This is a predicted structure of a 72-nucleotide RNA (transfer RNA) from an Elusimicrobiota bacterium. Its Rfam family is "tRNA". It is annotated as a transfer RNA. Its mean pLDDT, the model's own confidence on a scale to 100, is 83. NCBI's taxonomy places the organism under Bacteria, Pseudomonadati, Elusimicrobiota. The sequence is in RNAcentral, with records from ENA.

[in-house]
RNA sequence: UCCCCGGUAGCUCAAUGGCGGAGCAGAGAGCUGUUAACUCUAAGGUUGCUGGUUCGAGCCCAGCCCGGGGAG
Numbered sequence: 001u002c003c004c005c006g007g008u009a010g011c012u013c014a015a016u017g018g019c020g021g022a023g024c025a026g027a028g029a030g031c032u033g034u035u036a037a038c039u040c041u042a043a044g045g046u047u048g049c050u051g052g053u054u055c056g057a058g059c060c061c062a063g064c065c066c067g068g069g070g071a072g
Base pairs, nucleotide, nucleotide: 001071002070003069004068005067006066007065010024011023012022013021018055027041028040029039030038048064049063050062051061052060
């Protein structure tokens, strides 16, 4: 320098172009001698950045940034 894959909640990951969810962690409540375990509830998102396409973009297109792999 070029090619491929990835970037979404604190972490691990979902999401046919049509309301961004789950598990774990953390918080509150229940349960009880107490903790743990278990159950319930709510919260937590500028979807890496900037533009473009579209009635509508996490998803499609372009450039850039970061991580991983490969070629030279």